Molecule: Glycine riboswitch aptamer
Organism: Microvirga aerophila
Order: sequence, then structure tokens, then C1' cells
RNA sequence: CAGCAAUGAGCGGGAGAGAGCCAGCGUGCUGGCCGCCGAAGGAGCAACUGCCCCGGAAACUCUCAGGCACCCAGAACCGCUUCGUUGCC
Repeated sequence: CAGCAAUGAGCGGGAGAGAGCCAGCGUGCUGGCCGCCGAAGGAGCAACUGCCCCGGAAACUCUCAGGCACCCAGAACCGCUUCGUUGCC
């Protein structure tokens, strides 16, 4: 220097669920009441082990949080990048 992997940033793709009821007003939000969704985040565990403890994953489970007309925003995950960082070689 090149390559590989991880990660950050930028760009692109990206689902689900009540146009629910009541009240307040600042007409789009807030609060309450039920009903739902899961793909921010968070939490839980299987195999593994002769037994116990510990360890041990998710797109599985729970919904604390978050979200639920369209739009906007967010969004796990995926792709691209002449960009950055780290590790390996």
C1' cells in the first nucleotide's frame, strides 16, 4: 500500500398496530380510559454440562420504554460510499 473483519458517518431501501371514546384548549397537541403493534432501546431463556452454580442467541418471548388514519419523524435489518476509526494479515 492492498485485502478481510468490526464499527462510526453520509446516501438509499425498510414493516406492524383504533381516522377508538372522554376532557382541555394553544386545532394540533396534552392527559385519562380501554384495545392493539414490535424492527429504537431494555429484559428473559434452549441446546451446550454426569449434578449444582456461572456462562450462554435471536427476527423467539415479554411489552418497562417506544409506537398505532395518511403525511412527517423514528425504525431492527440490508445495500452503496473516491469518508473516518480499530483489529487481523